c-di-AMP riboswitch aptamer (ydaO/yuaA leader) from Actinoplanes nipponensis, 136 nucleotides, folded computationally. The coordinates come from a structure-prediction model, not an experiment, and the mean pLDDT is 79. It was read from a public genome assembly, where an Rfam model found it. Rfam family: c-di-AMP riboswitch aptamer (ydaO/yuaA leader). About the family: This family represents a conserved RNA structure found upstream of the ydaO and yuaA genes in Bacillus subtilis and related genes in other bacteria. The organism belongs to Actinoplanes, within Bacteria.
[in-house]
RNA backbone atom coordinates (compact mmCIF):
# COMPACT_ATOMS: atom_id res chain seq x y z
C1' N A 1 0.00 0.00 0.00
C1' N A 2 -3.78 -2.96 -2.22
C1' N A 3 -7.47 -6.43 -1.76
C1' N A 4 -11.89 -9.17 0.37
C1' N A 5 -14.53 -9.70 4.71
C1' N A 6 -16.55 -8.32 9.77
C1' N A 7 -19.37 -4.85 13.37
C1' N A 8 -20.73 0.38 14.56
C1' N A 9 -22.67 5.10 13.00
C1' N A 10 -24.41 8.19 9.32
C1' N A 11 -26.73 9.58 4.03
C1' N A 12 -29.48 8.02 0.52
C1' N A 13 -32.94 4.53 -1.81
C1' N A 14 -36.97 -0.07 -2.48
C1' N A 15 -41.46 0.02 0.70
C1' N A 16 -47.20 1.76 4.80
C1' N A 17 -43.00 -0.20 7.71
C1' N A 18 -41.20 5.91 10.39
C1' N A 19 -41.07 9.14 14.86
C1' N A 20 -41.82 10.12 20.72
C1' N A 21 -42.18 8.68 26.03
C1' N A 22 -41.44 4.88 29.37
C1' N A 23 -38.44 0.81 30.59
C1' N A 24 -31.49 -1.87 31.27
C1' N A 25 -33.76 -4.83 28.66
C1' N A 26 -38.09 -7.84 27.05
C1' N A 27 -42.01 -4.92 25.86
C1' N A 28 -46.02 -1.02 27.25
C1' N A 29 -47.98 3.66 25.33
C1' N A 30 -48.81 7.74 21.47
C1' N A 31 -48.10 10.42 17.15
C1' N A 32 -47.82 9.30 11.74
C1' N A 33 -48.80 6.25 7.60
C1' N A 34 -50.64 1.07 5.91
C1' N A 35 -54.45 -3.15 5.84
C1' N A 36 -59.09 -6.07 7.04
C1' N A 37 -63.67 -7.09 8.87
C1' N A 38 -68.12 -4.25 9.07
C1' N A 39 -75.30 -0.53 7.73
C1' N A 40 -78.39 1.80 4.74
C1' N A 41 -78.27 3.08 0.18
C1' N A 42 -76.12 1.32 -4.51
C1' N A 43 -74.58 -3.02 -6.86
C1' N A 44 -75.49 -7.81 -6.91
C1' N A 45 -80.02 -11.09 -7.87
C1' N A 46 -84.37 -14.39 -12.23
C1' N A 47 -84.79 -18.61 -16.27
C1' N A 48 -82.24 -23.06 -18.67
C1' N A 49 -77.64 -25.69 -19.22
C1' N A 50 -72.60 -27.62 -17.70
C1' N A 51 -68.71 -28.40 -14.36
C1' N A 52 -67.04 -28.72 -9.29
C1' N A 53 -61.15 -27.01 -11.27
C1' N A 54 -64.48 -23.16 -4.66
C1' N A 55 -64.58 -17.83 -3.00
C1' N A 56 -61.13 -14.03 -0.87
C1' N A 57 -57.12 -10.78 0.59
C1' N A 58 -51.77 -8.49 0.48
C1' N A 59 -48.61 -6.28 -3.48
C1' N A 60 -46.71 -2.89 -9.48
C1' N A 61 -46.17 -8.32 -9.70
C1' N A 62 -51.96 -9.09 -14.34
C1' N A 63 -52.47 -11.71 -19.25
C1' N A 64 -50.98 -14.17 -23.98
C1' N A 65 -47.60 -17.11 -27.29
C1' N A 66 -44.20 -20.94 -27.97
C1' N A 67 -41.34 -24.95 -25.61
C1' N A 68 -40.88 -28.34 -22.17
C1' N A 69 -42.92 -32.49 -19.51
C1' N A 70 -39.00 -34.36 -15.04
C1' N A 71 -39.23 -29.92 -17.98
C1' N A 72 -40.05 -25.02 -14.72
C1' N A 73 -37.18 -22.16 -19.80
C1' N A 74 -38.18 -17.88 -23.70
C1' N A 75 -40.44 -13.38 -25.44
C1' N A 76 -43.88 -9.79 -24.87
C1' N A 77 -47.40 -7.65 -21.99
C1' N A 78 -50.93 -4.91 -18.01
C1' N A 79 -49.27 -2.35 -14.03
C1' N A 80 -43.88 -0.64 -11.03
C1' N A 81 -39.19 1.77 -9.58
C1' N A 82 -34.26 4.34 -11.02
C1' N A 83 -32.57 8.47 -14.07
C1' N A 84 -28.90 12.53 -8.57
C1' N A 85 -33.02 18.21 -4.05
C1' N A 86 -38.72 19.01 -6.85
C1' N A 87 -42.63 17.96 -10.92
C1' N A 88 -44.03 16.80 -16.18
C1' N A 89 -42.97 14.74 -21.14
C1' N A 90 -39.09 12.84 -23.88
C1' N A 91 -34.77 9.27 -24.02
C1' N A 92 -32.31 5.21 -21.00
C1' N A 93 -31.81 1.09 -17.57
C1' N A 94 -34.12 -2.01 -14.51
C1' N A 95 -38.66 -5.25 -11.69
C1' N A 96 -42.80 -7.23 -13.37
C1' N A 97 -42.27 -11.98 -7.52
C1' N A 98 -43.89 -14.18 -3.50
C1' N A 99 -46.85 -14.69 0.48
C1' N A 100 -51.62 -15.15 3.07
C1' N A 101 -57.20 -16.47 4.84
C1' N A 102 -59.55 -21.65 5.16
C1' N A 103 -65.31 -23.04 2.35
C1' N A 104 -66.29 -16.97 4.44
C1' N A 105 -66.20 -11.70 3.63
C1' N A 106 -69.24 -6.84 -2.57
C1' N A 107 -69.38 -1.63 -1.16
C1' N A 108 -70.07 0.35 3.58
C1' N A 109 -71.05 5.22 8.12
C1' N A 110 -70.13 4.46 13.53
C1' N A 111 -67.38 0.64 15.38
C1' N A 112 -64.35 -3.55 15.26
C1' N A 113 -59.22 -5.98 14.29
C1' N A 114 -54.19 -5.75 12.72
C1' N A 115 -48.62 -4.20 10.46
C1' N A 116 -44.38 -0.62 10.93
C1' N A 117 -40.62 -6.33 8.18
C1' N A 118 -37.33 -6.86 4.32
C1' N A 119 -33.58 -5.69 1.06
C1' N A 120 -30.17 -2.55 -1.51
C1' N A 121 -26.25 1.15 -2.32
C1' N A 122 -22.56 4.95 -0.65
C1' N A 123 -13.33 5.41 0.05
C1' N A 124 -12.43 10.41 -1.79
C1' N A 125 -12.71 14.40 -5.67
C1' N A 126 -15.08 16.24 -10.23
C1' N A 127 -19.17 14.67 -13.20
C1' N A 128 -24.14 12.84 -12.94
C1' N A 129 -29.26 11.86 -19.91
C1' N A 130 -32.44 15.67 -22.50
C1' N A 131 -36.08 19.63 -22.74
C1' N A 132 -40.06 22.26 -19.85
C1' N A 133 -42.18 24.37 -15.57
C1' N A 134 -41.63 25.42 -11.02
C1' N A 135 -38.76 26.74 -5.81
C1' N A 136 -34.91 29.08 -3.75
RNA sequence: GGCAGCCCACCAUCUAAUCGUCGCAAGAUGAGCCGGGGAACCACAGAAGUACCGGGGUGAAUCCACGAGUCAGUGGUAGGGAUUGCUUCCGUCCCGAACCCGUCAGCUAACCCGGCCGGUGGUCACGUGGAAGGAA